[in-house]
Formats: sequence, structure tokens, C1' cells
RNA sequence: GGCGGGUUAGCUCAGCUGGUUAGAGCGUAUGAUUCAUAAUCAUAAGGUCCGGGGUUCAAGUCCCCGACCCGCUA
Repeated sequence: GGCGGGUUAGCUCAGCUGGUUAGAGCGUAUGAUUCAUAAUCAUAAGGUCCGGGGUUCAAGUCCCCGACCCGCUA
């Protein structure tokens, strides 16, 4: 240089063929339980979906440009 994959919550990741409220587990906070802690249970908070542009009634999802990470290849 060429090709492919990836970027979504603090972390690890789902999100099907574009469809109206963006989720799970872990973690965190609060409460229950306990003599207390852990564990367990309940509830809650937490998101410019990497950036910009385009298509569409509607974009995390499709298209283009850019950034970064990983792999293959010369």
C1' cells in the first nucleotide's frame, strides 16, 4: 500500500430485514436481609450509538468522507 472486521452505559458485549421506548451481564448507588461483612433479592442512576455529511416520513442499522483499534496479505 491492498483487503476484511470492529467502534453502542464505567467495563464486556447484544441490537435480526431501517420502524417509533436503545438493552443485557458485571460494576456503582440506595433499600431489604445479617450482630456485621460477603453472598442473595428489589429498585434506581448512567448513552451527542467514534466524528461529519447524505438518503428516507423515519437511521445504532443503508451510502459517502474522515479518525482510531484488530487481523490477513504484498
Predicted 3D model of a 74-nucleotide RNA (transfer RNA) from Alistipes sp. UBA934. Its mean pLDDT, the model's own confidence on a scale to 100, is 81. It matches the Rfam family "tRNA". By type it is a transfer RNA. NCBI's taxonomy places the organism under Bacteria, Pseudomonadati, Bacteroidia, Bacteroidales, Alistipes.